[in-house]
Molecule: transfer RNA
Organism: bacterium
RNA sequence: GAGCCGCUAGCUCAGUCGGUAGAGCAUCUCACUUUUAAUGAGGUGGCCCCGGGUUCGAGUCCCGGGCGGCUCACCA
Numbered sequence: 001g002a003g004c005c006g007c008u009a010g011c012u013c014a015g016u017c018g019g020u021a022g023a024g025c026a027u028c029u030c031a032c033u034u035u036u037a038a039u040g041a042g043g044u045g046g047c048c049c050c051g052g053g054u055u056c057g058a059g060u061c062c063c064g065g066g067c068g069g070c071u072c073a074c075c076a
Stems, first nucleotide, its partner, number of pairs: 001072007010025004019056001027043005049065005
């Protein structure tokens, strides 16, 4: 330098054909009894990496940029 993949909740990840953003874990509250905790129920938590475009409408499509991973090439 080139190619490919990825970026969504605190963490790990889903998200269909463009139509109200989700799960598990964690956290908080309540219940319970087997009490440093387990189990059950409920809740909280989001700049969907950034900017722009298309569209009635974008996490999703298009363009540019950033970060991370892998591969290849170059130098030595």